This is a predicted structure of a 74-nucleotide RNA (transfer RNA) from an Actinomycetota bacterium. The prediction has a mean pLDDT of 85. RNAcentral holds the sequence, with entries from ENA and MGnify. Its Rfam family is "tRNA". The family's RNA type in Rfam is transfer RNA. Rfam describes the family as follows. Transfer RNA (tRNA) molecules are approximately 80 nucleotides in length.
RNA sequence: GGGGGUGUAGCUCAGCCCGGUAGAGCGCUGCCUUCGCACGGCAGAGGUCAGGGGUUCGAAUCCCCUCACCUCCA
Numbered sequence: 001g002g003g004g005g006u007g008u009a010g011c012u013c014a015g016c017c018c019g020g021u022a023g024a025g026c027g028c029u030g031c032c033u034u035c036g037c038a039c040g041g042c043a044g045a046g047g048u049c050a051g052g053g054g055u056u057c058g059a060a061u062c063c064c065c066u067c068a069c070c071u072c073c074a
Stems, first nucleotide, its partner, number of pairs: 001073007010026004020057001028044005050066005
């Protein structure tokens, strides 16, 4: 330098192919329960979907560029 892959909640990841309310588990907070804790139950907070641009009524999803990381070739 060229090819491929990954980037979504604090962590691990799904959703992307085939555009239509942003989710799960764990963690965190509050409440119930307990003398207290743990376990368990209920509720809740937490997201510029790596960044920018384009297409579209509508983009995490399609297109282009850029960045970081992994991998293959040279």